[in-house]
Large-subunit ribosomal RNA, half B from a soil metagenome, 1211 nucleotides, folded computationally.
Context: one part of a larger RNA
C1' cells in the first nucleotide's frame, strides 16, 4: 500500500450515468389497513402496540401482582416501505462461457389446408400424423381480459372460370435440295423417273401465360394546391388536380418528434430526465392488431420516506496478501547494450544524431510519465477479377409439383373430327327456251328391261327449278339446226367446288367390361404373428402408378456474377472520337483543369468547264416602316463555307449555270505517325471513262469527328479444296451484311443485392484518433479613419480596406504508425503559456465622490457548491475578491470508471419485394498485464575526498512558502445640490490553504471493565470457561487521528516593469536621456522555512590516535618480525525509529526490556458470607473487585563471555 471485515463526531445522497455498494427492515401475538379491481385480489398494504424473569389464579387462553437491565424474537435465523409512468397480461423459456429482456412461449382470437392409404413430415422402404377422423389434424398471423378492428382488389399472391388469343414434344408431310438409270448434245453440259437421303410449310396439339371475376385477421397501400366568416387568427364552407383508395375510431414530442431542452402546467432553491396537457403526427393507427386494464416482473424510467462512510473527508482497528527470514521455485518478454535532461534535427513525437547542461559505482522498497511498453500478422477502413453464408421480380441449372405424349396397356359400345378409295349427286350474273362448273370427244342418244303425263314421299334450293324413290300411265322424249352468249346444250370421259352414302386408316369425347395393374377391405394357410408371402372373395381398373420425352411452375436446392477511374471508399460524375486553351514559340505532354461538339448529311451539298463577288455603310426610289425588291457609289474579306471549334479560302475552298458520274478497276515508289494492332499523305504505271478548244483536272465532299478488332453466322461470286472414286456437303479466297460489344483494344450467347454472424490474405500504397505541414476558416494585434459620440474621428465605438501574429476550431494534404499509437466525458494528480478572471502598480476618461469604461506593466498565489443532461458545452439556483482563456497524444484507462460512441440479443419510426439498413431512437451487454531500462519518491552498501577517527559547521545549488474578505477607526471627513461617499494610514476578526501537536473536545481502541441471549463443558448448586461476526450491547487507557489545539504566509533591503521625475545638451528654446542622477509593483534577487561538500570544485573548525628491530646500495619508497592505538563493528536488551537496512537509547561503573511494587487512568460496587423477600431480586461487608500499551521506584530475570576491523607520522 492492497484486500476482506468491524466501528465512527457533525451532516445525511451533497456521491454518481444511476442510492452502485452498504445500512435500514425482519420472528411471533394483537390492533389497524387506501386508491383501484376481472370482486379473487390489492395486503404482510401502510401504520401502531406487545415480547425477559418470579409469584398467585386458571384445564388452557390469559389476568393480577412483583422484579432487573441501555437493550427481553437481548446471540443466530429473519420483508425496507410508498407514489407515478413505459413495456409485456400472468407461471414459464432463452444466447452452456459478456445480452434473462420489452425477445420466445402461452391460454384465447382468426385465416387457410385436410373426407382418411387425409393434408403435412421424412423418404429406397418402413415410420410419424394416429391405432386419431373436421368439437380432428397440419400451416400462417395475433397474443389473457374489456371496447373495437374503418377505406382500397389498381399491382403481387391465392382461389374460381373457360369463350377467345398465344404455345412444346409428338402427329402431319405441301414444297425444296443432293445423288442418277435414262434421254438430249460433237463436246462442255442440260433435263431427270424410281430408290436412298437431307430438309421441311399448312394443319392437329395440354397445362401455363394473356384474359374475365372473387379475395385484406392475403403481401400490402391509405394525397396535393387555392380561396373563404363584421379586429386578428382560424376555416364549418367552396373550387380544382390526381388516385385503386386517400388514415375512420382511438392514441399522440410517444421504446415512434428531426427541428427540440417544442409550448403550458406540476414537482425542485434550481429539472435536456419524469408526470399531466396541447397537436405543428419530419415519419402513430387498428390481429406485422389500436386503445385501455386489476394482478404479476432479479424488467426499464421518475419521485418521496426511512437509512446509512456513496459523499463533505477521512480516521482507527482486526484477519490475509505485500515487506523481512528459511525451504521449494515458474512464466511473459528478450537484435546487441557501458540504456540521463533540454533545445534542435530527422520517415515529420530521439536513451542512442547535433549543440549545450547535468551526472562517483551498486542495490532494496515503492509509483507508473516514457521506452510510440507486453499480449493478439487491426475486428474499423480500403484493396483481392479472395472465401463463406443469407436474399431476391440477377443469370443459368435443378429436386418437387403440374400438363401433354409414348411404353408397361387390353376388350366393347356410342358420339364425333380428319385423310384415302368407291359410288351418287351438287354448280342459277346478263342475254338466252332456262339453274350453261371446266376441258376434251361427239351426231347421235334414251325408251315395252316402260316415253310423255300424273299421285305421294325424300334431299336440295337462287323459290324458279333440279336430283331421286314408289305407284298410276302406255309411246314417245332429248340433242344436232336456229337464236342468245365469252362459252351450247343429248350422250361419253377426265377433273374442280361442296354434299351424302359405303368402306378403310387415324384421332377425340363419353360409357361399359375384366384379365394386366392397385387394394393399410374380408376369409383361409404358412402360424404361436395387426410383419410378410400365397390362395379365395370383395372393391377399384386400363385410370392410377412407374419409366422415357416435352412444355409450365420452381431461391425448395445448387453453381456463379454483381466493372474501373476516384486527392480513402460510397453517393454524384466519367469511360470511344473531333476542335481550342492549359502546353513553357518543332512534335509530344497530366489532373474529377477550362470551353464546346460527334455517333451524321449530300446522287448533289460530287467531277469538270465557264462565269460572278459577299457582309456592311451612304445616297435615291410607289404602297414600304430600322430591315422585303430595285438603282448608283463605296466596300481586303467584317459575309459565306451542310453541323463544334481551330486553321484555311476573294486566283476563291464562297455563289450561279452547262455537261457529266473519277462517290472508277488493278497497283503503288517514297514518306508521316506510331509499343503492337491500327491511322494518314502520296507522285507515278496499266485499263477503261467524264469535262474542257487545249494545257489539264477527276480514285467523293475546304481540312480535321460521324466509330468497333477477333470469333460466330448470312448473302453473292470463285481458275481453290473435296477423307476409296465421281459428285455433293463442308471449308478457303474475293465482295458484302449482322454489335449504344457506348465500361467504345470489345472476359460469356446468357448475371443483381445483403452481411453488425462473418472469415482469410494484404495495406499506413488508403480513411476514422493523435502527431506533422499548411493556415482557407478561426482567434488576436496593428494601421488608415468614413462615420456616432449635442459640439469633437481617436473617453468609448469604429465601416470599406491593408499588414502581421498564434496554431486552441472546422478543414486541406495523406508524411510516421493498420505483424494494433485504446476512442468522448467524469474522477485523481498535475505542469506550462499569457491574449490577466481576482488580488498588485500605473496612463486616459464623456474620472466630482462612490461605482465604472479603456489601455499599459505584471503569471507570486488564488480561481466555490449544487439542479438538468453520458455529456464537453450550455441554461438555471445560491455564493464569491474572482468563479480566466488555452497547451500538454482535444495532459492523464501497464492510474480508476465505462454513462456515451462502436460487435453479437431485442423493439419502434423510416427506407428496401427481400436479406437487411439508418451521425434516427430505445432496453441489455467480459476494461488483461508479477515493472527489465529511463524517469519519480524513499532508503542503504561500496569507493573516493593523499594517514586514521569523533564531533561541530559554511552554503555553491535546489525546493517550499507567497491568497484574500469583512468590520472598526481616520471620518459621515475630502468630494457632492442632495443622495451618497473615499484615497493614504492604523487596528480587530474571519474564510480557504499549510505545518506541528494530543492539554481540552471527539473518533477508534480485536478481549481493559461491565451487562446479556442460546447452547455445551467443568459431577450438581454457586461460580467460571468455550462457541455463535470480537456472539450481541454499554463504556474505555496508551497510541494513532480530526471535526480538536497552537502556529504560518510578516517585515525590510537590492535591482527593476509600465509610469512619474531632476539636471541637461545634440537643436542658444524646449526636452526625464544622449553623458549623469532619482522614485516606482503580490513579478526578479535576498530576507522566512527545509535539503544540501559525490559542490570528484569532494570546503572549514575543534579534539583524539599511531613502539622498536632488521633487510632491499636507501633519504624518499618497499619488504619482514613483533606490536594492534584512537575509534568502529559483530553480538545482546530494546525503542513514539523502522519494509530490510539505517537511526536512536542501553549493555552490570547498567533502569534497555520483562517482572515486582506504588500511582495515574478505565470499569462501576467482584466472589464468598450475612441479612430481607415465597421467589425473581435487593442490600451490607466496600468506591468493592479486576485492569493493556501510561508515570515512577526497584537489578528479581535478560543485556554474559568474547571476537573482528582499524596501524606504525602519512606521495
Nucleotide at each position: 500500500g492492497g484486500u476482506u471485515u468491524g466501528u465512527u463526531c457533525a451532516g445525511g445522497a451533497a456521491c454518481u450515468a444511476g442510492g452502485c455498494a452498504a445500512a435500514u427492515u425482519a420472528g411471533c401475538u394483537c390492533c389497524g389497513u387506501a386508491a383501484c379491481u376481472u370482486c379473487g385480489g390489492g395486503a404482510g398494504a401502510a401504520g401502531g402496540a406487545g415480547u425477559g424473569c418470579c409469584c398467585u389464579c386458571g384445564c388452557a387462553a390469559g389476568a393480577g401482582g412483583g422484579u432487573c437491565g441501555c437493550a427481553g424474537u437481548g446471540a443466530a435465523u429473519a420483508g425496507c416501505c410508498u407514489c407515478a409512468g413505459g413495456c409485456g397480461a400472468c407461471u414459464g423459456u432463452u444466447u452452456a462461457a459478456c445480452a434473462a429482456a420489452a425477445a420466445c412461449a402461452c391460454a384465447g382470437g382468426u385465416c387457410u389446408c385436410u373426407g382418411c392409404u387425409a393434408a403435412g413430415u421424412c423418404g429406397a422402404a418402413a415410420a410419424c400424423g394416429a391405432c386419431g377422423u373436421a368439437u380432428a389434424g397440419g400451416g400462417g398471423c395475433u397474443g389473457a381480459c374489456g371496447c373495437c378492428u374503418g377505406c382500397c382488389c389498381a399491382g403481387u399472391g391465392c382461389c374460381g372460370g373457360a369463350a377467345g388469343g398465344u404455345u412444346a414434344a409428338a402427329g402431319g408431310g405441301a414444297g425444296g435440295g443432293g445423288u442418277u438409270a435414262a434421254c438430249c448434245g460433237c463436246a462442255a453440259g442440260g433435263u431427270g423417273a424410281a430408290g436412298c437421303u437431307c430438309u421441311g410449310a399448312a394443319c392437329u396439339g395440354a397445362a401455363g401465360c394473356c384474359c374475365c371475376g372473387g379475395u385484406g385477421a392475403a403481401c400490402g397501400g391509405c394525397g396535393g394546391c387555392c380561396g373563404u366568416a363584421a379586429c386578428u387568427a382560424u376555416a364549418a364552407c367552396g373550387g380544382u388536380c390526381c388516385u385503386a383508395a386517400g388514415g375512420u375510431a382511438g392514441c399522440g414530442a410517444a421504446a415512434u418528434u428531426c427541428c427540440u431542452u417544442g409550448u403550458c402546467g406540476g414537482g425542485u432553491a434550481a429539472g435536456u430526465u419524469c408526470c399531466g396537457a396541447c397537436c405543428u403526427g419530419c415519419a402513430c393507427g387498428a390481429a406485422u392488431g389500436g386503445c385501455g386494464u386489476a394482478a404479476c416482473g432479479a424488467u426499464c424510467u421518475g419521485a418521496g420516506g426511512a437509512c446509512u462512510g456513496u459523499c463533505u473527508u477521512a480516521a482507527c482497528a482486526a484477519g490475509c496478501c505485500g515487506c523481512c527470514c528459511g525451504g521449494c521455485g515458474a512464466a511473459c518478454u528478450u537484435g546487441u547494450g557501458g540504456u540521463u535532461c533540454c533545445g534542435g534535427u530527422g520517415a515529420a513525437g530521439a536513451c542512442g544524431c547535433c549543440g549545450g547542461a547535468u551526472g562517483c559505482c551498486c542495490g532494496c522498497c515503492a509509483c507508473u510519465a516514457g521506452a510510440c511498453g507486453g499480449a493478439a500478422a487491426g475486428a474499423c477502413c480500403c484493396c483481392g477479377u479472395g472465401c463463406a453464408c443469407c436474399u431476391u421480380u440477377a443469370c443459368u441449372a435443378u429436386a418437387c409439383c403440374u400438363u401433354a405424349u409414348c411404353a408397361g396397356u387390353g376388350a366393347a359400345u356410342u358420339a364425333u373430327g380428319g385423310g384415302g378409295c368407291g359410288a351418287u349427286c351438287u354448280g342459277c350474273g346478263c342475254a338466252g327456251g332456262a339453274u350453261a362448273g371446266g376441258u376434251g370427244g361427239g351426231a347421235g342418244g334414251c325408251u315395252u328391261u316402260g316415253a310423255a303425263u300424273u299421285u305421294g314421299g325424300g334431299c336440295u334450293c337462287u323459290c324458279g327449278g333440279g336430283c331421286u324413290c314408289a305407284g298410276a300411265g302406255g309411246a314417245g322424249c332429248c340433242a344436232a339446226c336456229g337464236g342468245u352468249g365469252a362459252g351450247a346444250u343429248a350422250c361419253c370421259a377426265c377433273c374442280c367446288u361442296g354434299a351424302u352414302c359405303g368402306u378403310u386408316c387415324u384421332g377425340u369425347g363419353a360409357u361399359u367390361c375384366u384379365a394386366a395393374c392397385c387394394u393399410a377391405c374380408u376369409c383361409c394357410c404358412a402360424u404361436u404373428a395387426u410383419c410378410u408371402g400365397g390362395g379365395g372373395g370383395g372393391g377399384g381398373g386400363a385410370c392410377a402408378c412407374u419409366g422415357g420425352u416435352a412444355g409450365g411452375c420452381g431461391g425448395g436446392u445448387a453453381g456463379u456474377u454483381u466493372g474501373a477511374c476516384u486527392g480513402g471508399g460510397g453517393c454524384g460524375g466519367u469511360c470511344g472520337c473531333c476542335u481550342c486553351c492549359c502546353a513553357a514559340a518543332u512534335u509530344g505532354u497530366a489532373a474529377c483543369g477550362g470551353a464546346g461538339g460527334c455517333g451524321c448529311g449530300c446522287g448533289a451539298a460530287g467531277c469538270u468547264u465557264g462565269g460572278u463577288u459577299c457582309a456592311g455603310g451612304c445616297g435615291g426610289u410607289u404602297u414600304g416602316g430600322a430591315a422585303a425588291u430595285c438603282c448608283g457609289c463605296u466596300g481586303u474579306c467584317g459575309a459565306g463555307u451542310g453541323c463544334a471549334a481551330u486553321g484555311g479560302c476573294a486566283u476563291a475552298a464562297a455563289c450561279c449555270a452547262g455537261g457529266c458520274u473519277g462517290a472508277c478497276u488493278g497497283c503503288g515508289a517514297g514518306a508521316c505517325c506510331a509499343a503492337c494492332g491500327a491511322g494518314u499523305c502520296a507522285a507515278g504505271c496499266a485499263g477503261g471513262a467524264g469535262c474542257g478548244a487545249a494545257a489539264g483536272c477527276u480514285g467523293g465532299u475546304c481540312a480535321u469527328a460521324g466509330u468497333g478488332a477477333u470469333c460466330c453466322g448470312g448473302u453473292g461470286g470463285u481458275u481453290c479444296u473435296g477423307u476409296a472414286u465421281g459428285g455433293a456437303a463442308g471449308g478457303g479466297c474475293c465482295a458484302u451484311c449482322g454489335c449504344u460489344c457506348a465500361a467504345c483494344g470489345g472476359a460469356u450467347a446468357a448475371a443483381a443485392g445483403g452481411u453488425a454472424c462473418g472469415c482469410c490474405g494484404g495495406g499506413g500504397a488508403u480513411a476514422a484518433c493523435a502527431g506533422g505541414c499548411u493556415g482557407a476558416u478561426c482567434g488576436g494585434a496593428g494601421u488608415c479613419a468614413a462615420g456616432a459620440g449635442u459640439u469633437c474621428a481617436c473617453a468609448u465605438c469604429g465601416a470599406c480596406g491593408c499588414u502581421c501574429c498564434g496554431g486552441u476550431u472546422u478543414g486541406g494534404c495523406a508524411c510516421c504508425u493498420c505483424g494494433a499509437u485504446g476512442u468522448c466525458g467524469g474522477c485523481u494528480c498535475a505542469u506550462c503559456g499569457c491574449a490577466u478572471c481576482c488580488u498588485g502598480g500605473g496612463g486616459g476618461u464623456g474620472u466630482a465622490g462612490a461605482a465604472g469604461c479603456u489601455c499599459c506593466c505584471a503569471a507570486g498565489g488564488g480561481u466555490u457548491a449544487g439542479g438538468c443532461u453520458g455529456u464537453u458545452c450550455g441554461c438555471c439556483u445560491a455564493u464569491u475578491a474572482a468563479a480566466g482563456c488555452g497547451g500538454u497524444a482535444c495532459g492523464u484507462g501497464a492510474g480508476c470508471u465505462g454513462g456515451g460512441u462502436u460487435c453479437a440479443g431485442a423493439a419502434c419510426g423510416u427506407c428496401g419485394c427481400g436479406a437487411g439498413a439508418c451521425a434516427g431512437u430505445u432496453c441489455g451487454g467480459u476494461c488483461c498485464c508479477u515493472a527489465u531500462c529511463u524517469g519519480u519518491g524513499g532508503u542503504g552498501g561500496g569507493c573516493g575526498c593523499a594517514g586514521g577517527a569523533g564531533a561541530u559547521u559554511u552554503g555553491a545549488g535546489g525546493g517550499a512558502g507567497c491568497c484574500u474578505g469583512u468590520c472598526c477607526u481616520u471620518a459621515g471627513u475630502a468630494c457632492g445640490a442632495g443622495a451618497g461617499g473615499a484615497c493614504c494610514g492604523g487596528g480587530a476578526u474571519g474564510g480557504a490553504c499549510g505545518a506541528a501537536c494530543c492539554u481540552c473536545u471527539u473518533g477508534u481502541g480485536a478481549u481493559c471493565c461491565a451487562g446479556u441471549u442460546g447452547u455445551c463443558a467443568c459431577g450438581c448448586c454457586a461460580g467460571u470457561g468455550g462457541c455463535a461476526u470480537a456472539g450481541c450491547u454499554g463504556g474505555g487507557u496508551a497510541g494513532c487521528g480530526a471535526a480538536g489545539u497552537u502556529c504560518g504566509g510578516u517585515u525590510a533591503g537590492g535591482a527593476u516593469a509600465a509610469g512619474c521625475g531632476c539636471u541637461g545638451a545634440a537643436u542658444g528654446c524646449a526636452u526625464a536621456u544622449a553623458a549623469g542622477c532619482g522614485c516606482g509593483a503580490a513579478a526578479c534577487c535576498u530576507u522566512u522555512c527545509c535539503c544540501a561538500a559525490g559542490a570528484u570544485g569532494a570546503g572549514a573548525u575543534c579534539u583524539c590516535c599511531c613502539a622498536a628491530g632488521g633487510g632491499g646500495u636507501c633519504a624518499a619508497c618497499c619488504c619482514c618480525u613483533c606490536u594492534g592505538a584512537a575509534g568502529g563493528g559483530c553480538c545482546c536488551u530494546g525503542g513514539a525509529a523502522g519494509a530490510c537496512u539505517a537511526c536512536c537509547a542501553g549493555g552490570u561503573u547498567g533502569a534497555u526490556a520483562g517482572g515486582a511494587c506504588g500511582g495515574a487512568a478505565g470499569u462501576g460496587g467482584a466472589a464468598g458470607c450475612g441479612c430481607a423477600g415465597u421467589a425473581a431480586u435487593g442490600u451490607g461487608u466496600g468506591a468493592a473487585g479486576c485492569u493493556a500499551a501510561c508515570c515512577g521506584u526497584u537489578a528479581c530475570u535478560a543485556a554474559u563471555a568474547g571476537c573482528c576491523c582499524g596501524u606504525u607520522c602519512g606521495g
Model confidence (mean pLDDT): 85 of 100. It matches the Rfam family "Bacterial large subunit ribosomal RNA".